Model confidence (mean pLDDT): 84 of 100. A computed fold for a 73-nucleotide RNA from an Acidimicrobiia bacterium, annotated as transfer RNA. It matches the Rfam family "tRNA".
RNA sequence: GGUCAGGUAGCUCAGUCGGUAGAGCGCUGGUCUGAAAAACCAGAGGUCGCCAGUUCGAUCCUGGCCCUGACCA
Repeated sequence: GGUCAGGUAGCUCAGUCGGUAGAGCGCUGGUCUGAAAAACCAGAGGUCGCCAGUUCGAUCCUGGCCCUGACCA
């Protein structure tokens, strides 16, 4: 340098033929307990890597760029 895969919550990852984004773990509060753990309930937490384009509308489609990984050279 080229090809391909990926970038979404603190971490690991879903997701949608384009219509205001979710799970598990973690965190906070509550119930329970003598107290804790476990369990159950509730909650907080996201400009969906960045910039443009298409569109009434983009996390999703298109282009460029950045980062990570694999392979080729």